GlmS glucosamine-6-phosphate activated ribozyme aptamer from Sulfobacillus benefaciens, 161 nucleotides, folded computationally. The model forms 88% of the base pairs in the Rfam consensus. The source organism's lineage runs through Bacteria, Bacillati, Bacillota, Eubacteriales and Sulfobacillus. Rfam family: glmS glucosamine-6-phosphate activated ribozyme aptamer. For this family Rfam cites "Backbone and nucleobase contacts to glucosamine-6-phosphate in the glmS ribozyme" (Jansen et al., Nat Struct Mol Biol, 2006). The family's RNA type in Rfam is riboswitch. Rfam's curators write: This entry contains a glucosamine-6-phosphate activated ribozyme that is found in the mRNA for GlmS. GlmS is an enzyme that uses fructose-6-phosphate and glutamine to generate glucosamine-6-phosphate.
RNA sequence: AAUUUUUUAUUAGCGCCGGAACCUUUCGGAUCGAGCAAGAGAAAGGUUGACGAGGUGAGGGAUCUCGAGAUCUUCGGCGGGUGACCUCCGGCUUCCCGGCAGUCGAUAAAUCACGAACAAAGGUCGCUUGUGAAGGCGACACAAAAACGUGUGGCCGGGAC
Numbered sequence: 001a002a003u004u005u006u007u008u009a010u011u012a013g014c015g016c017c018g019g020a021a022c023c024u025u026u027c028g029g030a031u032c033g034a035g036c037a038a039g040a041g042a043a044a045g046g047u048u049g050a051c052g053a054g055g056u057g058a059g060g061g062a063u064c065u066c067g068a069g070a071u072c073u074u075c076g077g078c079g080g081g082u083g084a085c086c087u088c089c090g091g092c093u094u095c096c097c098g099g100c101a102g103u104c105g106a107u108a109a110a111u112c113a114c115g116a117a118c119a120a121a122g123g124u125c126g127c128u129u130g131u132g133a134a135g136g137c138g139a140c141a142c143a144a145a146a147a148c149g150u151g152u153g154g155c156c157g158g159g160a161c
Base pairs, nucleotide, nucleotide: 014079015078016077017076019075020048021047022046023045024044025043026042027041051067052066053065057088058087059086060085089105090104091103092102093101095159096158097157098156099155100154112151113150114149115148123140124139125138126137127136128135129134
């Protein structure tokens, strides 16, 4: 360095489930002459249960952005959590320093205006695993916010020029 095998990780819109819905197997009263079928319900075992984008200075408490899909569960619940808030630290708002105010987080102003852009699932068409509910995979298309680009964008005091 190459090949093969095994294990772990690929880091939170993330993980999980005793409710719920659904599936499979077994049992299953009355009804019936009997058989078959059906059968409320019960037991056991399963399936589904948030689709991506974006996002972490330190500490704290309380719990969280953006759109897509859907209109039967993306319901209900639990655990966590990179958002926001408060304090501290740090950057920026003037060439330098200090203070205040604003704002952001080592990609370190916000706001406003303009500009250009980005996804996955559901869906369609196929493949595949499972008795099944369902699961896995390939191709195709479609966002918003933040970020990005250009412009805009503090005051007071001192210093330097």